[in-house]
């Protein structure tokens, strides 16, 4: 410089065009419960990497940038 993957709460992950107010696991806060902790139950915050089209409707399909990985030269 070219070419491919990849990017969802802190953290690891489902999603595969509408059935989804983005689900789960772990962590976090409050409660319960116990003597006290731990386990257990229960609420509760907390996320589509940014822009831009496309479509009636995008995390999802398309372009671009931007961050990471790898491959060719």
């Nucleotide at each position: 410089a070219g070419c491919c993957c990849u990017g969802u709460g802190g953290u690891g992950u489902a999603g595969a065009g509408g059935c989804c107010a983005a689900g789960c696991a772990u962590g976090g806060u409050g409660g319960g419960c116990u003597u006290u902790g731990g386990a257990c139950c229960c609420a509760c915050a907390g996320a589509c990497g940014g822009g831009a089209g496309u479509u009636c409707g995008a995390a999802u399909c398309u372009c671009u940038c931007c961050a990471g990985g790898g491959c060719u030269a």
Molecule: transfer RNA
Organism: Candidatus Iainarchaeum sp.